Description
A computed fold for a 74-nucleotide RNA from a Microcaldota archaeon, annotated as transfer RNA. It matches the Rfam family "tRNA". Gene Ontology term of the family: triplet codon-amino acid adaptor activity. Rfam classes the family as a transfer RNA. Its mean pLDDT, the model's own confidence on a scale to 100, is 83. Lineage of the source: Archaea > Nanobdellati > Microcaldota.
[in-house]
């Protein structure tokens, strides 16, 4: 240089193959219960889907370019 995976809520990560509703667990809030606290019940997702531009009626998803991480090759 080249080529491979991976970037999604605080944390871990699914969805990406096959475009159309952003979720899951755990943490974290607010209420209940309780003398208190834990556990337990009930609501509550807080996000430029790494950037950028392009196809499309519509993009986390498809297609360029760029930027990080961690691995093979030179």
């Nucleotide at each position: 240089g080249g080529g491979g995976u991976g970037g999604u809520a605080g944390c871990u990560c699914a969805g990406a193959c096959c475009g159309g509703g952003a979720g899951a667990g755990c943490a974290c809030c607010a209420g209940g219960c309780u003398g208190a606290a834990g556990a337990c019940c009930u609501g509550g997702g807080u996000g430029u889907c790494g950037c950028u531009g392009g196809u499309u009626c519509a993009a986390a998803u498809c297609c360029g370019g760029c930027c990080c991480a961690c691995c093979c090759c030179a």
RNAcentral records the identical sequence in 2 taxa.